Large-subunit ribosomal RNA, domain IV from a metagenome, 328 nucleotides, folded computationally.
Context: one part of a larger RNA
């Protein structure tokens, strides 16, 4: 200077993207009072907040115990110190909002998370020598299980819910008719041949699945307009015309983990707030199990705010210890 620590006036986040760091403080055990919004009535809770604590004396309960006495508790009066949980130990708290319901679980070795799982839901396949996987098969798993079973997909507690398109694509069912492969095959015709015959070529018709083709199907891929014009201020359009679509986005929700313009506007908060919170809604580009909208509880999560406290800072300063430096 540098590491690891201790102390610190007076101030208290003025540092910083951020209180990031910090046995830094406070808080901490334990006894007693006390505890709020919300809530899925369990919780939340140790919620927050408060006051007590040591010793000797005296009474008193109660319980064990033959009594003596010994254990627990409570009252009351005294009595030391700065200090009585007298050394260590052993929670900092609160308020809002996003996202996940939760415990769990990951990128051994930058990422623990809103990412995965999960109970719950729901849709499909599967009738047992199941489906469905591994295997050239033998054969085994499923299962020594049988539809309240078992594979697969998607969603992801719990409430309230889950709208409109089947026209594409997929699956599902249908079978009249179109289209089709080998195979069959009246005929035609070549080559050989005297000839029975052998042999090659075409070939009407015949002929499944599939496809075309008719139906159904969205918690199946997946979609879910546009233009004009209109009220007795103005504004705006509940109305109307019209194009085009399979069908033109309900319900909730909304400058949002999503809003470009954008530090939208408007309220709260601060002396000042691009962030944060409540609202507005002209949603560039929300939306309903690629689920939408609530939610208690719960998280080494993300975001803003607040009390407390501090060397995070004004602004550094002293002290220890190890380095660096000097000599060897």
């Nucleotide at each position: 200077c540098c590491c690891u620590c201790g102390u610190u006036a007076a101030g208290g986040a003025a540092c910083u993207c951020g209180g990031c760091a910090a046995c830094a403080a406070a808080a901490g055990c334990g006894a007693c009072c006390g505890u709020a919004a919300c809530u899925u009535c369990g919780g939340g809770a140790u919620a927050a907040g408060g006051u007590c604590u040591g010793c000797c004396u005296u009474u008193c309960a109660c319980c064990g115990u033959u009594u003596a006495c010994g254990g627990u508790g409570a009252a009351a009066g005294g009595u030391c110190g700065c200090a009585g949980c007298g050394a260590a130990a052993g929670a900092g708290u609160c308020c809002a909002c996003g996202c996940g319901a939760c415990u769990g679980u990951u990128u051994a070795u930058c990422a623990a998370a809103a990412g995965c799982a999960c109970a719950g839901g729901u849709c499909u396949c599967u009738g047992c020598u199941a489906a469905c996987a591994c295997g050239a098969a033998a054969g085994u798993g499923g299962a020594u299980g049988u539809a309240u079973a078992g594979g697969g997909g998607c969603u992801g507690a719990c409430g309230c819910c889950u709208g409109c398109c089947c026209g594409g694509u997929g699956c599902u069912g249908g079978a009249a008719g179109g289209u089709u492969a080998a195979g069959g095959a009246a005929g035609u015709u070549g080559g050989u041949g005297u000839a029975u015959g052998c042999u090659g070529a075409c070939g009407a018709c015949u002929g499944a699945a599939g496809c075309c083709c008719c139906a159904g199907u969205g918690a199946a891929c997946g979609g879910c307009g546009g233009c004009g014009g209109u009220a007795a201020c103005u504004a705006u359009a509940a109305c109307c015309g019209u194009c085009c679509u399979a069908a033109g986005g309900u319900a909730g929700c909304g400058a949002a983990a999503u809003u470009c313009c954008u530090u939208g506007u408007c309220a709260g908060g601060u002396a000042a707030g691009u962030u944060c919170u409540g609202a507005c809604c002209c949603g560039c580009a929300c939306g309903a199990a690629u689920g939408g909208c609530g939610c208690a509880a719960c998280g080494a999560u993300g975001u803003g705010g607040a009390c407390g406290c501090u060397g995070u800072c004004u602004c550094a300063a002293c002290g220890a210890g190890g380095g660096a430096c000097u000599c060897g």